[in-house]
RNA sequence: CGGGGUGUAGCGCAGUUGGUAGCGCACGUGGUUUGGGACCAUGGGGCCGGAAGUUCGAGUCUUCUCACCCCGACCA
Repeated sequence: CGGGGUGUAGCGCAGUUGGUAGCGCACGUGGUUUGGGACCAUGGGGCCGGAAGUUCGAGUCUUCUCACCCCGACCA
RNA backbone atom coordinates (compact mmCIF):
# COMPACT_ATOMS: atom_id res chain seq x y z
P C A 1 -1.42 3.76 3.49
O5' C A 1 -0.82 2.84 2.32
C5' C A 1 -0.72 3.38 1.00
C4' C A 1 -0.69 2.25 0.00
C3' C A 1 -1.94 1.37 0.00
O3' C A 1 -2.97 1.94 -0.77
C1' C A 1 0.00 0.00 0.00
P G A 2 -4.48 1.53 -0.50
O5' G A 2 -4.57 0.04 -1.07
C5' G A 2 -4.55 -0.18 -2.49
C4' G A 2 -4.73 -1.66 -2.78
C3' G A 2 -5.95 -2.30 -2.12
O3' G A 2 -7.14 -2.06 -2.85
C1' G A 2 -4.07 -3.67 -1.78
P G A 3 -8.55 -2.09 -2.08
O5' G A 3 -8.74 -3.63 -1.72
C5' G A 3 -8.97 -4.59 -2.76
C4' G A 3 -9.12 -5.97 -2.17
C3' G A 3 -10.12 -6.11 -1.03
O3' G A 3 -11.46 -6.21 -1.50
C1' G A 3 -8.14 -7.21 -0.43
P G A 4 -12.66 -5.71 -0.56
O5' G A 4 -12.70 -6.82 0.59
C5' G A 4 -13.05 -8.17 0.28
C4' G A 4 -12.88 -9.06 1.49
C3' G A 4 -13.64 -8.64 2.74
O3' G A 4 -15.00 -9.00 2.70
C1' G A 4 -11.43 -9.23 3.32
P G A 5 -16.07 -8.15 3.55
O5' G A 5 -15.74 -8.59 5.06
C5' G A 5 -15.94 -9.95 5.46
C4' G A 5 -15.43 -10.14 6.87
C3' G A 5 -16.07 -9.26 7.94
O3' G A 5 -17.32 -9.76 8.37
C1' G A 5 -13.73 -9.30 8.24
P U A 6 -18.42 -8.72 8.94
O5' U A 6 -17.83 -8.36 10.38
C5' U A 6 -17.74 -9.36 11.40
C4' U A 6 -17.02 -8.80 12.61
C3' U A 6 -17.66 -7.56 13.24
O3' U A 6 -18.71 -7.90 14.12
C1' U A 6 -15.32 -7.24 13.02
P G A 7 -19.86 -6.77 14.37
O5' G A 7 -19.16 -5.61 15.19
C5' G A 7 -18.77 -5.78 16.59
C4' G A 7 -18.01 -4.52 17.01
C3' G A 7 -18.90 -3.30 17.24
O3' G A 7 -18.87 -2.88 18.60
C1' G A 7 -17.03 -2.80 15.85
P U A 8 -19.61 -3.57 19.75
O5' U A 8 -21.12 -3.16 19.44
C5' U A 8 -21.54 -1.80 19.58
C4' U A 8 -23.01 -1.75 19.89
C3' U A 8 -23.42 -2.54 21.12
O3' U A 8 -23.23 -1.78 22.31
C1' U A 8 -24.85 -3.11 19.34
P A A 9 -22.59 -2.49 23.54
O5' A A 9 -23.54 -2.14 24.76
C5' A A 9 -23.38 -0.94 25.55
C4' A A 9 -24.15 -1.09 26.84
C3' A A 9 -23.56 -2.09 27.84
O3' A A 9 -22.96 -1.39 28.93
C1' A A 9 -25.92 -2.30 27.65
P G A 10 -21.60 -0.64 28.84
O5' G A 10 -20.95 -1.13 30.20
C5' G A 10 -19.56 -0.97 30.46
C4' G A 10 -19.00 -2.18 31.17
C3' G A 10 -18.90 -3.42 30.29
O3' G A 10 -17.66 -3.44 29.61
C1' G A 10 -20.01 -3.97 32.31
P C A 11 -17.58 -4.05 28.09
O5' C A 11 -17.67 -5.62 28.37
C5' C A 11 -16.58 -6.32 28.96
C4' C A 11 -16.90 -7.80 29.05
C3' C A 11 -17.37 -8.44 27.76
O3' C A 11 -16.29 -8.80 26.91
C1' C A 11 -18.83 -9.05 29.49
P G A 12 -16.57 -8.87 25.29
O5' G A 12 -17.51 -10.15 25.15
C5' G A 12 -17.02 -11.46 25.49
C4' G A 12 -18.11 -12.49 25.23
C3' G A 12 -18.76 -12.42 23.86
O3' G A 12 -17.97 -13.06 22.87
C1' G A 12 -20.43 -12.64 25.54
P C A 13 -18.27 -12.75 21.29
O5' C A 13 -19.78 -13.26 21.12
C5' C A 13 -20.61 -12.78 20.07
C4' C A 13 -22.03 -13.23 20.33
C3' C A 13 -23.06 -12.73 19.33
O3' C A 13 -23.09 -13.56 18.17
C1' C A 13 -23.88 -12.41 21.51
P A A 14 -23.56 -12.89 16.76
O5' A A 14 -25.13 -12.66 16.97
C5' A A 14 -26.00 -13.79 17.01
C4' A A 14 -27.44 -13.36 17.25
C3' A A 14 -28.11 -12.47 16.20
O3' A A 14 -28.47 -13.18 15.04
C1' A A 14 -28.79 -11.84 18.37
P G A 15 -28.52 -12.36 13.61
O5' G A 15 -29.62 -11.23 13.84
C5' G A 15 -31.01 -11.58 13.94
C4' G A 15 -31.82 -10.33 14.23
C3' G A 15 -31.66 -9.21 13.21
O3' G A 15 -32.50 -9.40 12.09
C1' G A 15 -31.45 -8.33 15.39
P U A 16 -32.15 -8.71 10.68
O5' U A 16 -33.04 -9.48 9.61
C5' U A 16 -32.56 -10.70 9.04
C4' U A 16 -33.74 -11.47 8.48
C3' U A 16 -34.58 -10.70 7.45
O3' U A 16 -34.05 -10.91 6.15
C1' U A 16 -35.99 -11.71 9.07
P U A 17 -33.27 -9.76 5.41
O5' U A 17 -34.38 -8.83 4.76
C5' U A 17 -34.28 -8.50 3.38
C4' U A 17 -35.56 -7.83 2.92
C3' U A 17 -35.93 -6.54 3.61
O3' U A 17 -35.20 -5.47 3.02
C1' U A 17 -37.85 -7.88 3.22
P G A 18 -35.27 -4.01 3.61
O5' G A 18 -34.80 -4.20 5.13
C5' G A 18 -35.73 -3.97 6.19
C4' G A 18 -35.37 -2.62 6.83
C3' G A 18 -36.51 -2.01 7.61
O3' G A 18 -36.24 -2.29 8.97
C1' G A 18 -35.35 -0.41 6.30
P G A 19 -37.39 -3.08 9.81
O5' G A 19 -38.28 -1.97 10.49
C5' G A 19 -37.73 -1.07 11.47
C4' G A 19 -38.78 -0.01 11.75
C3' G A 19 -39.99 -0.53 12.52
O3' G A 19 -39.98 0.13 13.76
C1' G A 19 -40.58 0.80 10.62
P U A 20 -40.28 -0.60 15.13
O5' U A 20 -39.52 0.41 16.09
C5' U A 20 -38.25 0.96 15.68
C4' U A 20 -37.97 2.27 16.40
C3' U A 20 -37.92 2.17 17.92
O3' U A 20 -36.67 1.66 18.33
C1' U A 20 -38.94 4.20 17.18
P A A 21 -36.29 1.75 19.88
O5' A A 21 -35.88 0.27 20.27
C5' A A 21 -36.39 -0.85 19.56
C4' A A 21 -35.46 -2.02 19.76
C3' A A 21 -35.22 -2.37 21.22
O3' A A 21 -36.24 -3.26 21.66
C1' A A 21 -33.17 -2.33 20.04
P G A 22 -36.46 -3.44 23.26
O5' G A 22 -35.64 -4.77 23.58
C5' G A 22 -36.34 -6.00 23.66
C4' G A 22 -35.43 -7.15 23.28
C3' G A 22 -34.67 -7.81 24.43
O3' G A 22 -35.52 -8.64 25.20
C1' G A 22 -33.31 -7.69 22.50
P C A 23 -35.02 -9.13 26.64
O5' C A 23 -34.03 -10.34 26.30
C5' C A 23 -34.54 -11.54 25.74
C4' C A 23 -33.42 -12.56 25.58
C3' C A 23 -32.59 -12.79 26.83
O3' C A 23 -33.22 -13.69 27.73
C1' C A 23 -31.16 -12.53 24.98
P G A 24 -32.87 -13.58 29.29
O5' G A 24 -31.41 -14.20 29.40
C5' G A 24 -31.19 -15.59 29.14
C4' G A 24 -29.71 -15.90 29.22
C3' G A 24 -29.01 -15.41 30.48
O3' G A 24 -29.20 -16.30 31.57
C1' G A 24 -27.72 -14.83 28.60
P C A 25 -29.26 -15.69 33.06
O5' C A 25 -27.77 -15.23 33.35
C5' C A 25 -26.72 -16.20 33.42
C4' C A 25 -25.37 -15.52 33.44
C3' C A 25 -25.17 -14.50 34.55
O3' C A 25 -24.84 -15.08 35.80
C1' C A 25 -24.38 -13.62 32.50
P A A 26 -25.32 -14.30 37.15
O5' A A 26 -24.59 -12.88 37.07
C5' A A 26 -23.17 -12.79 37.21
C4' A A 26 -22.73 -11.35 37.00
C3' A A 26 -23.37 -10.32 37.91
O3' A A 26 -22.74 -10.26 39.18
C1' A A 26 -23.43 -9.55 35.69
P C A 27 -23.61 -9.88 40.45
O5' C A 27 -24.15 -8.40 40.19
C5' C A 27 -23.25 -7.30 40.12
C4' C A 27 -24.02 -6.01 39.90
C3' C A 27 -25.18 -5.78 40.86
O3' C A 27 -24.74 -5.26 42.10
C1' C A 27 -25.87 -5.33 38.65
P G A 28 -25.65 -5.56 43.41
O5' G A 28 -26.91 -4.61 43.25
C5' G A 28 -26.74 -3.19 43.34
C4' G A 28 -28.10 -2.50 43.27
C3' G A 28 -29.15 -3.04 44.23
O3' G A 28 -29.01 -2.48 45.52
C1' G A 28 -30.09 -2.82 42.08
P U A 29 -29.51 -3.35 46.78
O5' U A 29 -31.09 -3.40 46.62
C5' U A 29 -31.87 -2.19 46.74
C4' U A 29 -33.33 -2.52 46.52
C3' U A 29 -33.87 -3.68 47.35
O3' U A 29 -34.20 -3.29 48.68
C1' U A 29 -34.58 -3.92 45.12
P G A 30 -34.15 -4.39 49.84
O5' G A 30 -35.42 -5.31 49.54
C5' G A 30 -36.74 -4.78 49.69
C4' G A 30 -37.77 -5.79 49.24
C3' G A 30 -37.67 -7.17 49.87
O3' G A 30 -38.25 -7.22 51.17
C1' G A 30 -37.97 -7.40 47.56
P G A 31 -37.75 -8.31 52.20
O5' G A 31 -38.30 -9.68 51.58
C5' G A 31 -39.71 -9.91 51.47
C4' G A 31 -39.98 -11.25 50.82
C3' G A 31 -39.31 -12.44 51.48
O3' G A 31 -40.05 -12.89 52.61
C1' G A 31 -39.03 -12.57 49.14
P U A 32 -39.25 -13.61 53.80
O5' U A 32 -38.88 -15.05 53.19
C5' U A 32 -39.90 -16.00 52.92
C4' U A 32 -39.29 -17.27 52.36
C3' U A 32 -38.15 -17.85 53.17
O3' U A 32 -38.63 -18.63 54.26
C1' U A 32 -37.56 -17.83 50.88
P U A 33 -37.98 -18.42 55.73
O5' U A 33 -36.46 -18.85 55.51
C5' U A 33 -36.12 -20.21 55.25
C4' U A 33 -34.62 -20.34 55.10
C3' U A 33 -33.80 -19.71 56.21
O3' U A 33 -33.70 -20.58 57.33
C1' U A 33 -32.89 -19.10 54.11
P U A 34 -34.01 -19.99 58.79
O5' U A 34 -32.92 -18.87 59.07
C5' U A 34 -33.17 -17.84 60.04
C4' U A 34 -31.87 -17.21 60.45
C3' U A 34 -30.99 -16.75 59.32
O3' U A 34 -31.35 -15.46 58.89
C1' U A 34 -29.69 -18.00 60.86
P G A 35 -31.24 -15.15 57.27
O5' G A 35 -29.66 -15.11 57.01
C5' G A 35 -28.88 -14.01 57.51
C4' G A 35 -27.40 -14.30 57.31
C3' G A 35 -26.99 -14.58 55.87
O3' G A 35 -26.76 -13.39 55.14
C1' G A 35 -26.09 -16.23 57.28
P G A 36 -26.98 -13.42 53.52
O5' G A 36 -25.78 -14.32 53.01
C5' G A 36 -24.43 -13.81 53.03
C4' G A 36 -23.48 -14.88 52.55
C3' G A 36 -23.77 -15.44 51.16
O3' G A 36 -23.22 -14.62 50.15
C1' G A 36 -23.39 -17.22 52.65
P G A 37 -24.05 -14.42 48.74
O5' G A 37 -24.14 -15.90 48.15
C5' G A 37 -22.97 -16.56 47.63
C4' G A 37 -23.29 -18.02 47.38
C3' G A 37 -24.41 -18.29 46.39
O3' G A 37 -23.95 -18.29 45.05
C1' G A 37 -24.76 -19.57 48.34
P A A 38 -24.98 -17.82 43.84
O5' A A 38 -26.18 -18.85 43.96
C5' A A 38 -26.00 -20.23 43.58
C4' A A 38 -27.26 -21.02 43.89
C3' A A 38 -28.54 -20.46 43.24
O3' A A 38 -28.69 -20.93 41.92
C1' A A 38 -28.92 -20.85 45.54
P C A 39 -29.49 -19.99 40.83
O5' C A 39 -31.01 -20.11 41.30
C5' C A 39 -31.68 -21.38 41.26
C4' C A 39 -33.02 -21.27 41.96
C3' C A 39 -33.94 -20.17 41.44
O3' C A 39 -34.65 -20.59 40.29
C1' C A 39 -33.87 -20.07 43.79
P C A 40 -35.16 -19.43 39.23
O5' C A 40 -36.33 -18.70 40.02
C5' C A 40 -37.53 -19.39 40.33
C4' C A 40 -38.48 -18.48 41.09
C3' C A 40 -38.73 -17.13 40.45
O3' C A 40 -39.71 -17.19 39.42
C1' C A 40 -38.29 -16.84 42.75
P A A 41 -39.66 -16.09 38.23
O5' A A 41 -40.13 -14.74 38.95
C5' A A 41 -41.47 -14.64 39.47
C4' A A 41 -41.64 -13.32 40.20
C3' A A 41 -41.27 -12.08 39.40
O3' A A 41 -42.33 -11.67 38.54
C1' A A 41 -40.33 -11.94 41.55
P U A 42 -41.95 -10.87 37.14
O5' U A 42 -41.40 -9.46 37.66
C5' U A 42 -42.28 -8.55 38.32
C4' U A 42 -41.47 -7.42 38.93
C3' U A 42 -40.62 -6.62 37.97
O3' U A 42 -41.36 -5.62 37.28
C1' U A 42 -39.34 -7.16 39.87
P G A 43 -40.82 -5.06 35.84
O5' G A 43 -39.58 -4.16 36.28
C5' G A 43 -39.78 -2.98 37.07
C4' G A 43 -38.46 -2.39 37.51
C3' G A 43 -37.54 -1.96 36.39
O3' G A 43 -37.89 -0.68 35.90
C1' G A 43 -36.31 -3.13 38.04
P G A 44 -37.34 -0.21 34.43
O5' G A 44 -35.83 0.20 34.76
C5' G A 44 -35.54 1.30 35.63
C4' G A 44 -34.05 1.42 35.84
C3' G A 44 -33.23 1.56 34.56
O3' G A 44 -33.20 2.92 34.14
C1' G A 44 -32.23 -0.05 35.97
P G A 45 -33.10 3.24 32.55
O5' G A 45 -31.61 2.77 32.19
C5' G A 45 -30.49 3.43 32.78
C4' G A 45 -29.23 2.68 32.45
C3' G A 45 -29.01 2.46 30.96
O3' G A 45 -28.38 3.59 30.38
C1' G A 45 -28.66 0.43 32.13
P G A 46 -29.03 4.24 29.00
O5' G A 46 -28.24 3.48 27.84
C5' G A 46 -26.81 3.46 27.84
C4' G A 46 -26.32 2.76 26.59
C3' G A 46 -26.77 3.40 25.28
O3' G A 46 -25.90 4.46 24.95
C1' G A 46 -27.01 1.05 25.17
P C A 47 -26.53 5.84 24.35
O5' C A 47 -27.12 5.39 22.94
C5' C A 47 -26.32 4.63 22.00
C4' C A 47 -26.99 4.72 20.65
C3' C A 47 -26.96 6.15 20.09
O3' C A 47 -26.08 6.27 18.97
C1' C A 47 -29.23 5.31 20.15
P C A 48 -26.01 5.45 17.74
O5' C A 48 -24.76 4.64 18.08
C5' C A 48 -24.08 3.61 18.53
C4' C A 48 -24.44 2.18 18.24
C3' C A 48 -24.12 1.64 16.84
O3' C A 48 -22.88 0.93 16.97
C1' C A 48 -26.15 0.74 17.72
P G A 49 -21.88 0.74 15.76
O5' G A 49 -20.55 1.49 16.24
C5' G A 49 -20.22 1.52 17.64
C4' G A 49 -19.08 2.49 17.87
C3' G A 49 -19.29 3.86 17.24
O3' G A 49 -20.05 4.71 18.09
C1' G A 49 -17.14 3.05 16.69
P G A 50 -21.05 5.80 17.36
O5' G A 50 -20.03 6.83 16.68
C5' G A 50 -19.24 7.70 17.49
C4' G A 50 -18.47 8.66 16.60
C3' G A 50 -19.33 9.41 15.59
O3' G A 50 -19.94 10.55 16.16
C1' G A 50 -17.43 8.52 14.51
P A A 51 -21.34 11.10 15.49
O5' A A 51 -20.90 11.67 14.07
C5' A A 51 -20.08 12.84 14.01
C4' A A 51 -19.77 13.18 12.56
C3' A A 51 -20.98 13.31 11.64
O3' A A 51 -21.60 14.57 11.75
C1' A A 51 -19.33 12.01 10.58
P A A 52 -23.19 14.71 11.33
O5' A A 52 -23.22 14.51 9.74
C5' A A 52 -22.66 15.52 8.90
C4' A A 52 -22.58 15.02 7.47
C3' A A 52 -23.90 14.65 6.82
O3' A A 52 -24.61 15.79 6.34
C1' A A 52 -22.29 12.99 6.35
P G A 53 -26.23 15.66 6.14
O5' G A 53 -26.39 14.62 4.94
C5' G A 53 -25.92 14.96 3.64
C4' G A 53 -26.08 13.78 2.70
C3' G A 53 -27.51 13.28 2.49
O3' G A 53 -28.20 14.08 1.55
C1' G A 53 -26.05 11.44 2.79
P U A 54 -29.83 14.09 1.58
O5' U A 54 -30.25 12.62 1.12
C5' U A 54 -30.05 12.21 -0.23
C4' U A 54 -30.59 10.81 -0.42
C3' U A 54 -32.03 10.62 0.04
O3' U A 54 -32.93 11.04 -0.97
C1' U A 54 -30.69 8.84 0.84
P U A 55 -34.23 11.94 -0.57
O5' U A 55 -35.10 10.95 0.31
C5' U A 55 -35.65 9.77 -0.27
C4' U A 55 -36.26 8.90 0.80
C3' U A 55 -37.20 9.61 1.76
O3' U A 55 -38.49 9.76 1.21
C1' U A 55 -35.73 8.20 2.97
P C A 56 -39.31 11.15 1.50
O5' C A 56 -39.62 11.09 3.07
C5' C A 56 -40.11 12.25 3.76
C4' C A 56 -40.64 11.85 5.11
C3' C A 56 -39.69 10.99 5.93
O3' C A 56 -38.76 11.78 6.65
C1' C A 56 -41.82 9.99 5.94
P G A 57 -37.21 11.32 6.66
O5' G A 57 -37.25 10.00 7.55
C5' G A 57 -37.55 10.08 8.96
C4' G A 57 -37.75 8.69 9.53
C3' G A 57 -36.56 7.76 9.39
O3' G A 57 -35.65 7.95 10.46
C1' G A 57 -38.53 6.64 8.73
P A A 58 -34.08 7.77 10.16
O5' A A 58 -33.95 6.18 9.94
C5' A A 58 -34.02 5.25 11.05
C4' A A 58 -32.98 4.16 10.83
C3' A A 58 -31.57 4.67 11.07
O3' A A 58 -30.94 4.10 12.21
C1' A A 58 -31.77 3.60 8.94
P G A 59 -31.18 3.64 13.48
O5' G A 59 -30.15 2.45 13.69
C5' G A 59 -28.75 2.70 13.78
C4' G A 59 -27.97 1.40 13.57
C3' G A 59 -28.04 0.82 12.17
O3' G A 59 -27.02 1.37 11.37
C1' G A 59 -28.46 -0.88 13.76
P U A 60 -27.30 1.69 9.79
O5' U A 60 -27.86 0.32 9.14
C5' U A 60 -27.01 -0.84 8.97
C4' U A 60 -27.92 -2.00 8.56
C3' U A 60 -28.55 -1.83 7.19
O3' U A 60 -28.05 -2.84 6.31
C1' U A 60 -30.15 -2.42 8.86
P C A 61 -26.70 -2.59 5.49
O5' C A 61 -27.21 -1.63 4.32
C5' C A 61 -27.93 -2.16 3.21
C4' C A 61 -28.14 -1.06 2.18
C3' C A 61 -26.92 -0.19 1.93
O3' C A 61 -26.06 -0.80 0.98
C1' C A 61 -28.79 1.20 2.29
P U A 62 -24.48 -0.55 1.06
O5' U A 62 -24.34 0.96 0.58
C5' U A 62 -24.62 1.33 -0.76
C4' U A 62 -24.32 2.80 -0.97
C3' U A 62 -22.95 3.25 -0.48
O3' U A 62 -21.93 2.96 -1.43
C1' U A 62 -24.60 4.78 0.27
P U A 63 -20.43 2.72 -0.92
O5' U A 63 -19.93 4.19 -0.52
C5' U A 63 -19.78 5.19 -1.54
C4' U A 63 -19.39 6.51 -0.91
C3' U A 63 -18.19 6.45 0.03
O3' U A 63 -16.96 6.46 -0.67
C1' U A 63 -19.93 7.70 1.03
P C A 64 -15.64 5.79 0.00
O5' C A 64 -15.24 6.82 1.14
C5' C A 64 -14.82 8.14 0.79
C4' C A 64 -14.74 9.00 2.04
C3' C A 64 -13.84 8.46 3.15
O3' C A 64 -12.46 8.74 2.91
C1' C A 64 -15.88 9.21 4.07
P U A 65 -11.36 7.74 3.47
O5' U A 65 -11.49 7.93 5.05
C5' U A 65 -11.18 9.19 5.67
C4' U A 65 -11.58 9.16 7.13
C3' U A 65 -10.93 8.06 7.96
O3' U A 65 -9.62 8.42 8.38
C1' U A 65 -13.25 8.16 8.43
P C A 66 -8.58 7.25 8.78
O5' C A 66 -9.06 6.83 10.24
C5' C A 66 -8.94 7.75 11.33
C4' C A 66 -9.46 7.10 12.61
C3' C A 66 -8.86 5.74 12.93
O3' C A 66 -7.59 5.87 13.56
C1' C A 66 -11.20 5.64 13.19
P A A 67 -6.55 4.63 13.43
O5' A A 67 -7.19 3.50 14.38
C5' A A 67 -7.26 3.71 15.80
C4' A A 67 -7.95 2.53 16.45
C3' A A 67 -7.39 1.17 16.08
O3' A A 67 -6.24 0.85 16.84
C1' A A 67 -9.75 1.12 15.96
P C A 68 -5.14 -0.13 16.18
O5' C A 68 -5.82 -1.57 16.27
C5' C A 68 -6.10 -2.16 17.54
C4' C A 68 -6.98 -3.38 17.36
C3' C A 68 -6.43 -4.45 16.42
O3' C A 68 -5.48 -5.29 17.05
C1' C A 68 -8.71 -4.06 15.93
P C A 69 -4.39 -6.04 16.11
O5' C A 69 -5.23 -7.18 15.39
C5' C A 69 -5.79 -8.25 16.14
C4' C A 69 -6.59 -9.16 15.22
C3' C A 69 -5.85 -9.68 14.00
O3' C A 69 -5.01 -10.79 14.30
C1' C A 69 -7.99 -8.93 13.36
P C A 70 -3.74 -11.11 13.34
O5' C A 70 -4.41 -11.68 12.02
C5' C A 70 -5.11 -12.92 12.04
C4' C A 70 -5.67 -13.23 10.66
C3' C A 70 -4.67 -13.15 9.52
O3' C A 70 -3.89 -14.32 9.41
C1' C A 70 -6.65 -12.02 8.91
P C A 71 -2.44 -14.25 8.69
O5' C A 71 -2.78 -14.01 7.15
C5' C A 71 -3.42 -15.03 6.39
C4' C A 71 -3.69 -14.55 4.98
C3' C A 71 -2.48 -13.98 4.25
O3' C A 71 -1.63 -14.98 3.71
C1' C A 71 -4.33 -12.56 3.94
P G A 72 -0.06 -14.68 3.49
O5' G A 72 -0.05 -13.63 2.31
C5' G A 72 -0.48 -14.02 1.00
C4' G A 72 -0.55 -12.82 0.08
C3' G A 72 0.74 -12.02 -0.07
O3' G A 72 1.64 -12.63 -0.99
C1' G A 72 -1.07 -10.54 0.22
P A A 73 3.23 -12.30 -0.90
O5' A A 73 3.31 -10.81 -1.46
C5' A A 73 3.01 -10.54 -2.83
C4' A A 73 3.01 -9.04 -3.08
C3' A A 73 4.33 -8.34 -2.75
O3' A A 73 5.26 -8.46 -3.81
C1' A A 73 2.53 -7.12 -1.83
P C A 74 6.84 -8.41 -3.49
O5' C A 74 7.08 -6.89 -3.07
C5' C A 74 6.93 -5.83 -4.02
C4' C A 74 7.11 -4.50 -3.33
C3' C A 74 8.42 -4.35 -2.57
O3' C A 74 9.49 -3.98 -3.43
C1' C A 74 6.63 -3.60 -1.22
P C A 75 10.99 -4.44 -3.06
O5' C A 75 11.35 -3.49 -1.84
C5' C A 75 11.47 -2.07 -2.03
C4' C A 75 11.78 -1.40 -0.73
C3' C A 75 12.95 -1.99 0.05
O3' C A 75 14.19 -1.49 -0.43
C1' C A 75 11.12 -1.66 1.50
P A A 76 15.50 -2.43 -0.43
O5' A A 76 15.86 -2.55 1.13
C5' A A 76 16.29 -1.38 1.85
C4' A A 76 16.33 -1.68 3.33
C3' A A 76 17.17 -2.90 3.72
O3' A A 76 18.54 -2.59 3.81
C1' A A 76 15.07 -2.98 4.82
Molecule: transfer RNA
Organism: Bacillota bacterium